[in-house]
The RNA shown here (transfer RNA) has 73 nucleotides and comes from an uncultured Pseudomonadota bacterium. It was read from a public genome assembly. The coordinates come from a structure-prediction model, not an experiment, and the mean pLDDT is 83. Its Rfam family is "tRNA". Rfam classes the family as a transfer RNA.

RNA sequence: AGGGGUAUAGCUCAGUUGGUAGAGCAGCCGAUUCCAAAUCGGCAGGCCGUGGGUUCAAGUCCCUCUGCCCCUG
Numbered sequence: 001a002g003g004g005g006u007a008u009a010g011c012u013c014a015g016u017u018g019g020u021a022g023a024g025c026a027g028c029c030g031a032u033u034c035c036a037a038a039u040c041g042g043c044a045g046g047c048c049g050u051g052g053g054u055u056c057a058a059g060u061c062c063c064u065c066u067g068c069c070c071c072u073g
Base pairs, nucleotide, nucleotide: 001072002071003070004069005068006067007066010025011024012023013022019056027043028042029041030040031039049065051063052062053061
């Protein structure tokens, strides 16, 4: 320099054919227990890396840039 992948909750990841985003772990509250752990119930937590475009509507499609990973030279 060229090519490919990836970016969604504190962490690890889902998210279908475009139709207002979910799980597990972690956190908080409660039940249980003599106390705790384990288990069970509940709560909170994200405008989806940046900036644009298309669309009635974008996490999802297109372009740009940035971070990380891989390949070629």